[in-house]
Model confidence (mean pLDDT): 85 of 100. A computed fold for a 1375-nucleotide RNA from a soil metagenome, annotated as small-subunit ribosomal RNA.
RNA sequence: CGAGUUUGAUCCUGGCUCAGGAUAAACGCUGGCGGCGUGCCUAACACAUGCAAGUCGAACGCUCUUUCGCGCAAGCGGGAGGGAGUGGCGGACGGGUGAGUAACGCGUGGGUAUCUACCUUCUAGUGGGGAAUACCAGCGAGAAAUCGCUGACAAUACCUCAUGAGUUUCGGCAGCGAAAGAAAGCUUCGCAAGAGGCGCUAGAAGAUGAGCCUGCGACCGAUUAGCCAGUUGGUGGGGUAAUGGCUCACCAAAGCGACGAUCGGUAGCUGGUCUGAGAGGACGAUCAGCCACACUGGGAUUGAGAACGGCCCAGACUCCUACGGGGGGCAGCAGUGAGGAAUUUUCCGCAAUGGGGGAAACCCUGACGGAGCAACGCCGCGUGCAGGAUGACGGCCUUCGGGUUGUAAACUGCUUUUCUUGGGGAAGAAGCCCUGACGGUACCCAAGGAAGAAGCCCCGGCUAACUACGUGCCAGCAGCCGCGGUAAUACGUAGGGGGCGAGCGUUGUCCGGAGUUACUGGGCGUAAAGCGUCCGCAGGCGGUUCUUUGGGUGGCCUCUGACAGUGCUCGGCUUAACUGAGCAAGGCGGGGCCAAACUAGAGAACUUGAGGGUUUCAGAGGGACACGGAAUUCCGGGUGGAGUGGUGAAAUGCGUAGAGAUCCGGAGGAACACCAAAGGCGAAGGCAGUGUCCUGGGGAACCCCUGACGCUCAGGGACGAAAGCUAGGGGAGCGAACGGGAUUAGAUACCCCGGUAGUCCUAGCCGUAAACGAUGACCACCAGGUAUGCGGGGUAUCGACCCCCUGCGUGCCGGCGCUAACGUUUUAAGUGGUCCGCCUGAGGAGUACGGUCGCAAGAUUAAAACUCAAAGGAAUUGACGGGGACCCGCACAAGCAGCGGAGCGUGUGGUUUAAUUCGAUGCAACGCGAAGCACCUUACCAAGGCUUGACAUGUCUUUGCACCAGCCGUAACGGGCUGUCCCUUCGGGGCGGAGACACAGGUGCUGCAUGGCUGUCGUCAGCUCGUGUCGUGAGAUGUUGGGUUAAGUCCCGCAACGAGCGCAACCCCUGCCACUAGUUGGAUUUCUCUAGUGGGACUGCCGCGAUCAACGUGGAGGAAGGUGGGGAUGACGUCAAGUCAGCACGGCCCUGACGCUUUGGGCGACACACACGCUACAAUGGCCGGGACAACGAGUCGCCAACCCGCGAGGGGGAGCUAAUCUCAUCAAACCCGGUCUCAGUUCAGAUUGCAGGCUGCAACCCGCCUGCAUGAAGUUGGAGUUGCUAGUAACCGUGAGUCAGCACAUCACGGUGAAUACGUUCCCGGGUCUUGUACACACCGCCCGUCACACCACGAAAGUCGGCAACACCUGAA
Repeated sequence: CGAGUUUGAUCCUGGCUCAGGAUAAACGCUGGCGGCGUGCCUAACACAUGCAAGUCGAACGCUCUUUCGCGCAAGCGGGAGGGAGUGGCGGACGGGUGAGUAACGCGUGGGUAUCUACCUUCUAGUGGGGAAUACCAGCGAGAAAUCGCUGACAAUACCUCAUGAGUUUCGGCAGCGAAAGAAAGCUUCGCAAGAGGCGCUAGAAGAUGAGCCUGCGACCGAUUAGCCAGUUGGUGGGGUAAUGGCUCACCAAAGCGACGAUCGGUAGCUGGUCUGAGAGGACGAUCAGCCACACUGGGAUUGAGAACGGCCCAGACUCCUACGGGGGGCAGCAGUGAGGAAUUUUCCGCAAUGGGGGAAACCCUGACGGAGCAACGCCGCGUGCAGGAUGACGGCCUUCGGGUUGUAAACUGCUUUUCUUGGGGAAGAAGCCCUGACGGUACCCAAGGAAGAAGCCCCGGCUAACUACGUGCCAGCAGCCGCGGUAAUACGUAGGGGGCGAGCGUUGUCCGGAGUUACUGGGCGUAAAGCGUCCGCAGGCGGUUCUUUGGGUGGCCUCUGACAGUGCUCGGCUUAACUGAGCAAGGCGGGGCCAAACUAGAGAACUUGAGGGUUUCAGAGGGACACGGAAUUCCGGGUGGAGUGGUGAAAUGCGUAGAGAUCCGGAGGAACACCAAAGGCGAAGGCAGUGUCCUGGGGAACCCCUGACGCUCAGGGACGAAAGCUAGGGGAGCGAACGGGAUUAGAUACCCCGGUAGUCCUAGCCGUAAACGAUGACCACCAGGUAUGCGGGGUAUCGACCCCCUGCGUGCCGGCGCUAACGUUUUAAGUGGUCCGCCUGAGGAGUACGGUCGCAAGAUUAAAACUCAAAGGAAUUGACGGGGACCCGCACAAGCAGCGGAGCGUGUGGUUUAAUUCGAUGCAACGCGAAGCACCUUACCAAGGCUUGACAUGUCUUUGCACCAGCCGUAACGGGCUGUCCCUUCGGGGCGGAGACACAGGUGCUGCAUGGCUGUCGUCAGCUCGUGUCGUGAGAUGUUGGGUUAAGUCCCGCAACGAGCGCAACCCCUGCCACUAGUUGGAUUUCUCUAGUGGGACUGCCGCGAUCAACGUGGAGGAAGGUGGGGAUGACGUCAAGUCAGCACGGCCCUGACGCUUUGGGCGACACACACGCUACAAUGGCCGGGACAACGAGUCGCCAACCCGCGAGGGGGAGCUAAUCUCAUCAAACCCGGUCUCAGUUCAGAUUGCAGGCUGCAACCCGCCUGCAUGAAGUUGGAGUUGCUAGUAACCGUGAGUCAGCACAUCACGGUGAAUACGUUCCCGGGUCUUGUACACACCGCCCGUCACACCACGAAAGUCGGCAACACCUGAA
């Protein structure tokens, strides 16, 4: 000192949260010792029991016990001890608590009209006399507490007399006079006198303590604004120790309050404590000062002083009781119950310190000194130290190599703080002796033995610390952000690690961080925030000069700010905590002296602020009255005759009873075209035809007058759009509500036809608006440019134009500055000054309640509970838009041929099934993986079988039954039987079988763990980087702009300059030519052809257009012309796109099975739906006959010729060919010629079915292909919709190949014939660039609002129902 959290990212605003310190704490886990502290914060709740205030015989009498002396005894005297009483002093201190109290209660600084026992100093005195009374005795009452009557007696108790300096009061006033008013004795020594001590009385003074008054200081609420009758003052009386309305009588009518009275809430105050850099904020336990209280409320008495453990009264509670009556007060120390998250022993001692009494001894003291309990806090110590590697075992992880726990342990050596035992043993004691609760404690010595002593929290980021397993949005975590849905460093456990350590975490509370209430130290254009505007009292602030005062201000001196505490220095306990001493610090404190700049007060002056005067100017500034024309509507009349009106299109409406149109006349209300403007005026709202009257404000020039008269403004007052309200008018047009017509799924809307309030006027209310420049008012200063309104001056001129200077106003642009940015910028949001208003996370809410205002509507003032981790501002990049601009593509349009209808084939969905294996699912799945399912394939199903396995590697034991041949058996595989190994250095090895062990195997899961490969946008023209520059930043620039292109292609321009991946080119095929070579083609060189090398095309040339550009356009030449045609080639990326079943691979799962194998079945099912095809529906055709022309290819387990057989599929046959040679293959078909059919379900079409055959194959039943004969279905060009194609293309026609035993309407290739159309870019789809809006960023398949349904919670209402209390009436009715 900061950090996390709003966003895709950024900057800002802003809240929430965390890290720190503290605690009278509590809770969880754990717990060795010592020192010093602390310990009912809640119920000022109730208290059993014990103790906490007594003492004095040297004030006094009595009584009891004991003892001594005298005495016979009674008794007298003395000593010691006990008891109550009279009397004195003390019970007003000490101890507790914080209920009350917002107050002179407290703090601080002053004041005085007062008192002060005991103590100190001083002065004077202490003489005489008397009457009672408690205790006691007798009698009596009562349960008790206690009390009554009678009688006797004492004092330092009480009364009286004397004295009376001084004291008090009174009178007069210089000292005088009058009156009042004192006392007590006890004791020591001594024979006594007397001396001493302690007392007593009066007085003076001190000290201490107390009373009273007062300045200033210290809580919240204005949703508390007025309060007060002894109230404020006076006079007089009373009262007090003393002032005073303290009290009373009379008189006056004051006093307090926005500088917050009164009222309400809360609270003991302070020194201080905690925190903070400080300023502050919070708190007021322990210790110390003051106050208040003592069961609650009230009262007096005694006393110097007044009541915790005194009295009286009342009340509540509680205890005793014989029921008549009595007793009590722990907020003293312990302790109990209760409350509570929570707070100790019914301990020891007066040894110390202190207090009361006493002459003293001494007594009393739960004050105090100590001990006990509690990790409650602070501080200190310990639980060992050193060595010890093969880095042991075990645990955990692992890439299986190892790593880690870890020198840690074991083991060896050492030490003994602490611990245990034994021995010694204090200080604290002052004061010569005596006297120690603590305590046999602290401390010291010896012995023993590493011995008895470690936990808690955390490990995703903030925040130091990581792995495995389990779990699978479950269980759980969480301070904030957030983790968990099968690979969780965030849950639980373990290993490891981090932190602190006799503690560690959690929770609560306070300060800090938070500059997040901002005095120090914030803001208000858009984030929360300028009152709608003006006037203005109080208040705050205020121009220039001189004189003066000294309140503020500054300096010096002084008093005080208790102790403790805090800081510093020094000292005492081994150290520290703790504690002692000294110094310092601490106040808005008091007093004195000095200064006079500033501020303030007083006085005097000034003119620049302000105001006034004179002259003049502009204006929709305001009010009243009058007048005007255009237009709409209505009314009357004329002409006229079918529509009109309205809309996207219509309809409602109006109209033959004459509309609309048109002309004339009339009525009425409202608003004022053009001028007109970025223009003018006004404080704002606002103001617009013209004239008149009344009236406010402003500007300029002159520099004449006053002389600071000023600025701002809480409360207050006035004005204040529209709508709305009250009353009365008015009402043409428009027009909420309302009615109708449309639109629509609906349409309580948008559109149309009507239409009432209202809009208008007068008078009065309302008082609000995005009342906005979202920007308070005033003053000063800080670059300019330009436009405009109204003035003044200069120059010039014929002039009023132009030009220059200047003042006020209104706009635009803009440098500095400022700003989070946007922006603002002399009309500031700049730099300063003065005053006012307002803000403090979002929602709840500008709401509720209360107050004020209002006729009402409502306005104004203005919360809380609760919920959230955000809500926001500006800007950035994308994406999106039924936003804009430009451009492209068979995208549309223009065309050609189709699909969608039929039958069949194939694929898919669905359904079915034992199984119909699996995957692919919009474009971009669906003749896709499958370049070919009868078995195999095969992954699926049923049934049978095998278990180191069908397959790989390694080890051990055993064996020679392996291979081959034959036989038996099975549905088949497996199985059984017979015959039978090889090499050798003799150790063994090879091959095979059996057994055992490591392991094999899995088309089981996860394509959302992956690699690789692929699809798609898209062959679209884009995607980026370096450096520089701009921006706080995300980012921008470059890549945008003007042209051009198929193209981010090129040119020009430009804070950019370059570069990369893409485009293009380089590669292949093809079109022309040349050269070279030539087999197997042809009879031969050329040539065709084959296959190799080159050339050719580059806008190169010309014209025109264009920026002397890129380029476009036309032309020449040329086989080919502007990329000649085609192919290969796919940027950064997107879709968690597809594939774990092609392969590979992490993790998980199966292991006599989810592995392997066999037979059979299935993948071929079939009500249906879709996709892709084939064949057709016919005459541009079918059929028959004749005739012509290809290219690419393939072939030895093959292609298969000639020839023969068969109607044919095919069979026989065997030549040739490893191929420019032979074969498929005469290589073709469409095509051409001739014939026939004549528009029909046909001589079209061929499905389906029957029969007979052929071929492949172990095997064609499920389930192949082909042939012949027979059969001859639907179908007559296909709805909505939809596909392909721009030239050798579409369409039509056939051919080959791969796969393959066989099976092709599919796929991939090949050639043949060979069109139509494109005006164009409005629209549909997709894409590119720029721009704009955005509350979207999972990005429009986005975001998001409200109702409803369901569940739950809170509050309200509710038919009723139950209960309590009270009043009244009635019934029953006692003891």
About this RNA
Rfam family: Bacterial small subunit ribosomal RNA.